[in-house]
RNA sequence: UAAAAGGUUUUCUAGGGUUCCGCGUCAACCGGCGGUCUGGACCGAGAGAAAACGCACAGGCUCGGCAGUCUGUGACACGGAGGGAUAAAAGCCCGGGAGAA
Numbered sequence: 001u002a003a004a005a006g007g008u009u010u011u012c013u014a015g016g017g018u019u020c021c022g023c024g025u026c027a028a029c030c031g032g033c034g035g036u037c038u039g040g041a042c043c044g045a046g047a048g049a050a051a052a053c054g055c056a057c058a059g060g061c062u063c064g065g066c067a068g069u070c071u072g073u074g075a076c077a078c079g080g081a082g083g084g085a086u087a088a089a090a091g092c093c094c095g096g097g098a099g100a101a
Base pairs, nucleotide, nucleotide: 007053008052009051010050011049012048015043016042020040021039022037023034024033025032026031055074056073057072058071059070060069061068062067076096078099082094083093084092
C1' cells in the first nucleotide's frame, strides 16, 4: 500500500529447542563442554483459551433518506511421512495440505 470474511491482530497456554543470560563442570588468561540444566529471555497452535477490530445474516430504534446505533447468531474440524526457517527445535510454515470417514 493492498487484501481477507471457514477474516485479521493481540495476549496467554499446551508444546519447543539452546544463539544470549543464568546454572553446572573443566580450566584458572581468553575461554571449552553440558538443554538427558528447574530457570530468565525467546519461538509457539486451522483443528487450544480469552479479547479487540472487522465481515455476513436476522430483528429493533432513530431517520424524508443516506447513514448511525443496539441485540442475537456465525457451525464443524481424524490427520501422516517428508521438507523449510531460525542458533536450534516444536501442535511454527508447507497445511482445514496428502490421505481417512
Record summary
This is a predicted structure of a 101-nucleotide RNA (Guanidine-I riboswitch aptamer) from Halalkalibacter oceani. Its Rfam family is "Guanidine-I riboswitch aptamer". Gene Ontology term of the family: regulation of gene expression. Taxonomically the source falls in Halalkalibacter (Bacteria, Bacillota, Bacilli, Bacillaceae).